[in-house]
RNA sequence: CGCCGAGUCCCCGGGUCAUGCCGGGGAGCGGGGGACCCAGUUGUGUGGGGCGAGUCAGGUCCAGAGCGACCUGAGGCGCGAGCUCUUUCAGCGCCAGCCCGUCAGCUAACCCCGUAGGCCGACGAAAGAGAA
Repeated sequence: CGCCGAGUCCCCGGGUCAUGCCGGGGAGCGGGGGACCCAGUUGUGUGGGGCGAGUCAGGUCCAGAGCGACCUGAGGCGCGAGCUCUUUCAGCGCCAGCCCGUCAGCUAACCCCGUAGGCCGACGAAAGAGAA
């Protein structure tokens, strides 16, 4: 300079040499709960549900199983920078982690919550729109 992600911006007060930081308010963005109608036709542990791309099915190794490791297929996600956006291809990578607590379908009004954290990867080929 950029990347994943909702995770950015403004204002007030405190703190600091200053920034970071702490508390509060708002805008924007993101998420959850929550009627009629619709859906569902039972529930009562094989509990159920949420954020997130992070799922499903099969196979191999280990004497065997669990665990673990490694593959295959389908499906999903990200990067792929002349300035921004959209799309295609080559190529590369990911399919984690966490939370609620017996409880939640959708859902107008309404109510509540978050605004973090982690990277130093890339500079290959095309199409369209816009800006300068």
Model confidence (mean pLDDT): 80 of 100. The RNA shown here (c-di-AMP riboswitch aptamer (ydaO/yuaA leader)) has 132 nucleotides and comes from a soil metagenome.